Predicted 3D model of a 72-nucleotide RNA (transfer RNA) from a Candidatus Woesearchaeota archaeon. Its mean pLDDT, the model's own confidence on a scale to 100, is 83. RNAcentral holds the sequence, with entries from ENA. It matches the Rfam family "tRNA". Its family is annotated with triplet codon-amino acid adaptor activity in the Gene Ontology.

[in-house]
RNA sequence: GCCCUUGUAGCUCAGUGGUGGAGCGGUUGCCUCGUAAGCAACAGGUCGUGAGUUCGAUUCUCAUCAGGGGCU
Numbered sequence: 001g002c003c004c005u006u007g008u009a010g011c012u013c014a015g016u017g018g019u020g021g022a023g024c025g026g027u028u029g030c031c032u033c034g035u036a037a038g039c040a041a042c043a044g045g046u047c048g049u050g051a052g053u054u055c056g057a058u059u060c061u062c063a064u065c066a067g068g069g070g071c072u
Stems, first nucleotide, its partner, number of pairs: 001071007010024004018055001026042005048064005
């Protein structure tokens, strides 16, 4: 220098055009003599950034940033 891949909640990851989810974690409540466990509810996301296509983009295209891998 070129190519591929990953980027989504605090963490690990789903989600291949139509209101963004799960597990763990967090908060509150219930339960208990108390704690843990268990049960219920709630909070938490400009989907790396910018632009384009589209009625509509986490999803498609381009650029860019960061991590990983390969080739030379």